Small-subunit ribosomal RNA, 3' major domain from an uncultured Pelagibacterales bacterium, 477 nucleotides, folded computationally.
It matches the Rfam family "Bacterial small subunit ribosomal RNA".
The prediction has a mean pLDDT of 82.
Context: one part of a larger RNA
RNA sequence: UGACGGGGACCCGCACAAGUAGUGGAGCAUGUGGUUUAAUUCGAAGAUACGCGCAGAACCUUACCAACACUUGACAUGUUUGUCGCGACUUAAGAGAUUAAAGUCUUCGGUUCGGCCGGACAAAACACAGGUGCUGCAUGGCUGUCGUCAGCUCGUGUCGUGAGAUGUUGGGUUAAGUCCCGCAACGAGCGCAACCCCUACUUUUAGUUGCUACCAUUUAGUUGGGCACUCUAAAAGAACUGCCAGUGAUAAGCUGGAGGAAGGCGGGGAUGACGUCAAGUCCUCAUGGCCCUUACGUGUUGGGCUACACACGUGCUACAAUGGUACUUACAGUGAGAUGCUAGGACGCGAGUCUAAGCCAAUCCCUAAAAAGUACCUCAGUUCGGAUUGCACUCUGCAACUCGAGUGCAUGAAGCUGGAAUUACUAGUAAUCGCAGAUCAGCGCGCUGCGGUGAAUACGUUCCCGGGUCUUGUACA
Numbered sequence: 001u002g003a004c005g006g007g008g009a010c011c012c013g014c015a016c017a018a019g020u021a022g023u024g025g026a027g028c029a030u031g032u033g034g035u036u037u038a039a040u041u042c043g044a045a046g047a048u049a050c051g052c053g054c055a056g057a058a059c060c061u062u063a064c065c066a067a068c069a070c071u072u073g074a075c076a077u078g079u080u081u082g083u084c085g086c087g088a089c090u091u092a093a094g095a096g097a098u099u100a101a102a103g104u105c106u107u108c109g110g111u112u113c114g115g116c117c118g119g120a121c122a123a124a125a126c127a128c129a130g131g132u133g134c135u136g137c138a139u140g141g142c143u144g145u146c147g148u149c150a151g152c153u154c155g156u157g158u159c160g161u162g163a164g165a166u167g168u169u170g171g172g173u174u175a176a177g178u179c180c181c182g183c184a185a186c187g188a189g190c191g192c193a194a195c196c197c198c199u200a201c202u203u204u205u206a207g208u209u210g211c212u213a214c215c216a217u218u219u220a221g222u223u224g225g226g227c228a229c230u231c232u233a234a235a236a237g238a239a240c241u242g243c244c245a246g247u248g249a250u251a252a253g254c255u256g257g258a259g260g261a262a263g264g265c266g267g268g269g270a271u272g273a274c275g276u277c278a279a280g281u282c283c284u285c286a287u288g289g290c291c292c293u294u295a296c297g298u299g300u301u302g303g304g305c306u307a308c309a310c311a312c313g314u315g316c317u318a319c320a321a322u323g324g325u326a327c328u329u330a331c332a333g334u335g336a337g338a339u340g341c342u343a344g345g346a347c348g349c350g351a352g353u354c355u356a357a358g359c360c361a362a363u364c365c366c367u368a369a370a371a372a373g374u375a376c377c378u379c380a381g382u383u384c385g386g387a388u389u390g391c392a393c394u395c396u397g398c399a400a401c402u403c404g405a406g407u408g409c410a411u412g413a414a415g416c417u418g419g420a421a422u423u424a425c426u427a428g429u430a431a432u433c434g435c436a437g438a439u440c441a442g443c444g445c446g447c448u449g450c451g452g453u454g455a456a457u458a459c460g461u462u463c464c465c466g467g468g469u470c471u472u473g474u475a476c477a
Stems, first nucleotide, its partner, number of pairs: 001477002003474003007471007015461002019425005026317008034308002042053002064303007073128001077127003080123005087105004091100003108118003130292002133290003139286002141281003144277001146275001151190006157166003170181003196269004201237007210227002214225003240263001243257005319418001323377006335366001337364001340359002344355004384415001389410007431453007
């Protein structure tokens, strides 16, 4: 100087407390361990692995296994020689990759007409290709975490023999090393804050595909006027403790008030200092070294990654009456759309099918549910719950057996609120309800977004956990 302490002082955080809803019990989905297997590819491992890499394993993907094949190779460059097309189709063998055979269509571009230039294909050999093989403890890059915590340092000066100290400590204050005052320090840098984006208010400009107060018109903003309003999207304004009172040290600030759409960081996002964990990734990519080279490379078919006594994590659906079922009937926003979104009509109990207008979209379309109203159910393993199984179908796709999603009829399991323990959340939040998108032929209860309805509680900081500052002890470095 640090680190540590079941030392001290001060401070903060959904850390506790006060509340709300859960998880842990059930069924299922999904990931992991274990076991099994020819293979169940590999990685991730307290917090910081386990709905993680995977924004989507039937084939492909695919790295794994079995079998069958290839060896200058599926891919690149170079040297030599040869051919002139490439491509498509037919036949036979085969699981296919591939192999064999004949034909048909077609007959590369430029040109100084020279195999001269370019391009493509084939053959042989060699340099080489190739490796999701190993090492993340050889690395780059990227990422997690402490932590959006308020810290981490430097120059000059001063003090100390020196390691170092000072500044950065102290008194206040703040979300903040934020600011003020003091001080052997004076300044500065990386962080904080601000600058950026969204959102809340107003104005101006603009007015179609958007809007409709007014005048007509219509089944309908449908049409003609109109751009006031809504909205859209560009530019401005607006909030600064600016004003008032109190308090404070006449400071920084704090408390209350006015005005205001908004008040003291208005609410969100992006933004992550010096560093820590030899943290993660050689299977995104790049890369040193090592290893394989008729195989640890490459192609194909089939299988596996989907197994199942069991254990754990994360979710979904429930156990019901604040509910279930049937009917009636309202109201969104984000976003997507041409191998696409699909209105309307017809058929089907339905998944869906047939037909068919519009839309490359503020124009057309995907497009709500909870809520509300009426009726039944009357506390039951039920009109709760939907697992499981049987039959019949639909869709995608060469192909749904292993192994897809959906529909109808039938079947109707566990489950009556969950032990010890444990998680999230402070407001348009939790809870609850649906919608969209990426990936994608098809497939999600996951993920990323979007809006609808919309709470309870916070006395307080003694205690648990984590963090910050000062101080103290130490046989630790």